[in-house]
Molecule: SAM riboswitch aptamer (S box leader)
Organism: Pseudomonadota bacterium
RNA sequence: GGCUCAUCCAGACGGGUGGAGGGAUCGGCCCUACGACACCCAGCAACCGGCAGGCGUAGAUGACUGUAUUACGCCUGACAUGGUGCUAACUCCGGCAGAGAAUUGUGCUUCUCUGAGAGAUGAGCC
Numbered sequence: 001g002g003c004u005c006a007u008c009c010a011g012a013c014g015g016g017u018g019g020a021g022g023g024a025u026c027g028g029c030c031c032u033a034c035g036a037c038a039c040c041c042a043g044c045a046a047c048c049g050g051c052a053g054g055c056g057u058a059g060a061u062g063a064c065u066g067u068a069u070u071a072c073g074c075c076u077g078a079c080a081u082g083g084u085g086c087u088a089a090c091u092c093c094g095g096c097a098g099a100g101a102a103u104u105g106u107g108c109u110u111c112u113c114u115g116a117g118a119g120a121u122g123a124g125c126c
Stems, first nucleotide, its partner, number of pairs: 001126008014041004021031003025095004042087003047083002049079001051077008060069002091118001096115007
């Protein structure tokens, strides 16, 4: 860098160092010397992780049956040593397509919803 799968309306908004930009991109709209971005501490969460319970599937052993053990999948719950991640605004909103509504002679425009695209993060693979 690419592919696959899952998630993206919850939570964390504190301190230190530093000192001017930042919110991916384009447009908008915002944040910012009452300190941005970054790094560290701290915090949040629970993707990976192991644990407990429930359900299902599969095979083997034992067995009269019930069932028990094991593996895998799904759901729920508590956990936080480790690998990440995250800590303004729904991924800040829109961009492409469709549906509906308002206005209008038509168009433009505006609003709402759905899907896609793009992006982010994790896990697995190349």